The part of an RNA shown here (large-subunit ribosomal RNA, domain II) has 678 nucleotides and comes from a Candidatus Pacearchaeota archaeon.
The source organism's lineage runs through Archaea, Nanobdellati and Candidatus Pacearchaeota.
Model confidence (mean pLDDT): 83 of 100.

[in-house]
Context: one part of a larger RNA
RNA sequence: GCCAGGGAGUUAAGGUAAGUGGCAAGGUUAAGCUUUUAAAGCGAAGCCGAAGCGAAAGCAAGUCUGAAAAGGCUACAGUCACUUGCCUUAGACCCGAAGCCAGGUGAUCUAAUCCUGGGCAAGGCGAAGUUCUCCGAAAGGGGAAUGGAGGCCUGAACCAUUGUUGUGUACAUGCACUUGGAUGACUCGGGAUUAGGGGUGAAAAGCCAAUCUAACCUGGCGAUGGCUGGUUCCUGCCGAAAUAUGCCUAAGUAUAGUCCUUCUUCCUUAGCAAACGAGGUAAAGUACGGAUUGAGUUUGCAGAGUCAAAUGACUACGGAACUCUUUCCAACUCAGAACUUGUUUGCUGGAUGAAGAAGGAAUCAGGGGCGGUGCGUAAGGUACUGUUCCGAGACCUGAACAAAGGAGACUGUGGUUAAGGUCCCAAAAUCCAUGCUAAGUGCAUUAAAUCUUGUCGAGAACCUGAGACAGUAGGGAGGUAGGCUCAGAAGCAGCCACCCUUUAAAGAAAGCGUAACAGCUCACCUAUCGAGGUUCUUGGCGGAGAAAAUGGACGGGGCUAAGCAUGGUACCGAUACCACAGAGUUAUCCAGUUGGAUAAUCUGGUAGGCGGGCGUCUUUUUUGCAUAGAAGUGUUCUCGAGAGAGAGCAUGGAGCAAAAAAGAAUGCGAAUCCUGGU
Numbered sequence: 001g002c003c004a005g006g007g008a009g010u011u012a013a014g015g016u017a018a019g020u021g022g023c024a025a026g027g028u029u030a031a032g033c034u035u036u037u038a039a040a041g042c043g044a045a046g047c048c049g050a051a052g053c054g055a056a057a058g059c060a061a062g063u064c065u066g067a068a069a070a071g072g073c074u075a076c077a078g079u080c081a082c083u084u085g086c087c088u089u090a091g092a093c094c095c096g097a098a099g100c101c102a103g104g105u106g107a108u109c110u111a112a113u114c115c116u117g118g119g120c121a122a123g124g125c126g127a128a129g130u131u132c133u134c135c136g137a138a139a140g141g142g143g144a145a146u147g148g149a150g151g152c153c154u155g156a157a158c159c160a161u162u163g164u165u166g167u168g169u170a171c172a173u174g175c176a177c178u179u180g181g182a183u184g185a186c187u188c189g190g191g192a193u194u195a196g197g198g199g200u201g202a203a204a205a206g207c208c209a210a211u212c213u214a215a216c217c218u219g220g221c222g223a224u225g226g227c228u229g230g231u232u233c234c235u236g237c238c239g240a241a242a243u244a245u246g247c248c249u250a251a252g253u254a255u256a257g258u259c260c261u262u263c264u265u266c267c268u269u270a271g272c273a274a275a276c277g278a279g280g281u282a283a284a285g286u287a288c289g290g291a292u293u294g295a296g297u298u299u300g301c302a303g304a305g306u307c308a309a310a311u312g313a314c315u316a317c318g319g320a321a322c323u324c325u326u327u328c329c330a331a332c333u334c335a336g337a338a339c340u341u342g343u344u345u346g347c348u349g350g351a352u353g354a355a356g357a358a359g360g361a362a363u364c365a366g367g368g369g370c371g372g373u374g375c376g377u378a379a380g381g382u383a384c385u386g387u388u389c390c391g392a393g394a395c396c397u398g399a400a401c402a403a404a405g406g407a408g409a410c411u412g413u414g415g416u417u418a419a420g421g422u423c424c425c426a427a428a429a430u431c432c433a434u435g436c437u438a439a440g441u442g443c444a445u446u447a448a449a450u451c452u453u454g455u456c457g458a459g460a461a462c463c464u465g466a467g468a469c470a471g472u473a474g475g476g477a478g479g480u481a482g483g484c485u486c487a488g489a490a491g492c493a494g495c496c497a498c499c500c501u502u503u504a505a506a507g508a509a510a511g512c513g514u515a516a517c518a519g520c521u522c523a524c525c526u527a528u529c530g531a532g533g534u535u536c537u538u539g540g541c542g543g544a545g546a547a548a549a550u551g552g553a554c555g556g557g558g559c560u561a562a563g564c565a566u567g568g569u570a571c572c573g574a575u576a577c578c579a580c581a582g583a584g585u586u587a588u589c590c591a592g593u594u595g596g597a598u599a600a601u602c603u604g605g606u607a608g609g610c611g612g613g614c615g616u617c618u619u620u621u622u623u624g625c626a627u628a629g630a631a632g633u634g635u636u637c638u639c640g641a642g643a644g645a646g647a648g649c650a651u652g653g654a655g656c657a658a659a660a661a662a663g664a665a666u667g668c669g670a671a672u673c674c675u676g677g678u
Base pairs, nucleotide, nucleotide: 001678002677003676004675005674006673011090012089013088014087015086016085017084018083019082020081021080022079023078026048027047028046032042033041034040052059053058062073063072064071065070093230094229096227100220101219102218103217104216105215111194112193113192114191115190116189117188118187119186120184122154123153124152125150129146130145131144132143133142134141135140158181159180160179163177164176166175167174196212198208199207200206233613234612235611236610237609238608243256244255245254246253247252257363259360260359261358262357263356264355265354266353270348271347272346273345274344275343276342277341278340279339284333285332289329290328291327294324295323296322297321298320299319301318304315305314306313307312366390367389368388369387370386371385372384373383374382375381395406396405397404410582411581412580413579414578415577416576420572421571422570423557424556425555429569431568432567433566434565435564436563442559443558450544451543452542454541455540456539457538458537459536460535461534462533463532471528472527473526474525475524477501478500479499482496483495484494507522510521511520512519583603584602585600586599587598588597589596590595614667616664617663618662619661620660621659622658623657624656625655632651633650634649635648636647637646638645639644
């Protein structure tokens, strides 16, 4: 792990509500007693009810407060049992702490101490003291021997256990290498002592028998647990919440909200359509308010300037007003949807809604999308708000994918569609028409600012057979080397000026170049050529921008359409819709015990509420079965919506079943469940 067996809302008392039954202005006995032992007979003490109100005296169908008016409470059938739901008290559905307290047991492990004993190869260093000798007046000193001190050195036994974060789990700290001490505050044997808020501790909260920030055993004890886990057959009907408020409250709970059941009342609600209304959002617009781009007109209105002296005239910039134009707006709206909603009517149709009373809950960790907000750089962020979905919702689509699109699943069969798709995987178009893309862009979502003689459209201006644009050829001059400056300055260091002439045209020169000249181009002109060219604005699809770790993802194959855009026609495609057959529920009607008919816009469902059944064991009664084969076991069938029931065959070898009632230690897959087997 698997299998078998066991395994969790019980019992008592009290309360409360419903159902059923007895009696009823009454109902009922308790302890106990008796006996013919049974749903028996006695037993009236007690309890509940039949009258209330008031603090009370008290009064009484009334009473209390009040001067009164008026107001508060009261009147209405109960009681005793049984059954079921819930509440309280008890262990109170089951298992589960860490802990607290009491009484005992432990120092054969280990800590410390005491008593008594044992052990420490070998080697090295060489303290004091002593002897000899030398120096010295002495004190003292030097040298050589001897000597053998030491929490001394090296290193076995022995003790320890530093590092390898080596290896390893061997029924629980081993093993390997390495390392520290090794005559000492050393180590070991035996015998004693100290005990749990206590001991012992060269102190680590270490150790006190594999247990220590308070040992172990037993008891209080079924401690307590707002926390985790588990809680056993079937089926029908309805069906939530994750919010508000309070709480030493935030994992809980009470009340309300929302759900269920029963009863009462109202007789409404819902879907579709129409008519008449309400609304000012989305999108849009600029008529108003505000903001905004460019241009124009008017106004000398401010500063300023010129003319000028008038209290003025002119105006490049600025201001203001107006016109045209560009771009916008939560706190703008000339207009204005979808949508929501009021009233009335019609159709469908009786499916629904509201209020009240009583009983039972669950929930009070929510989450995603879309619209509107606060905080935040942001977030699969957080806090609100409206709505919707998941939660508690299957099915189809989205490759896969709680909440995105389609659509709300009673059962079966056949068809039609939705979203989404139609080359192959893989059901259905290699469909039709017109364009675009060449980047494998793209093929359902990764990407920005910015850049782009990629390409396809649209528009404007200008040049152009009196020859454009590009190319090629030629000219590109004279006064003059302009003046100044400078060593020089000649178109081309710099400053000033920038004229005139000849011309088809040619700058007192746009760029190279020289020390300065020279030289080469350019502007500009002509010839040649012969048809469009140049610039700008704008739209579509592209390109660059574009970096992540195993090789790699349009779902894949692959595709030049099987990509993108626009339009069209078919087809595929859900549990949706339609048809047929059937089941249940609810309502109505018929029949009146089962049952039948009709209708439904009924029949997804977690927590949860309510209803109806199946099975197990025991008891009672009745009826039965069984060695011509009971229970049990295996297997094959039949019936039932299911829990389940029945039959045949085989095995088995002695008990068992049905019906009606009654009573339960009554149903297992889970609890790191318990016991056993394997």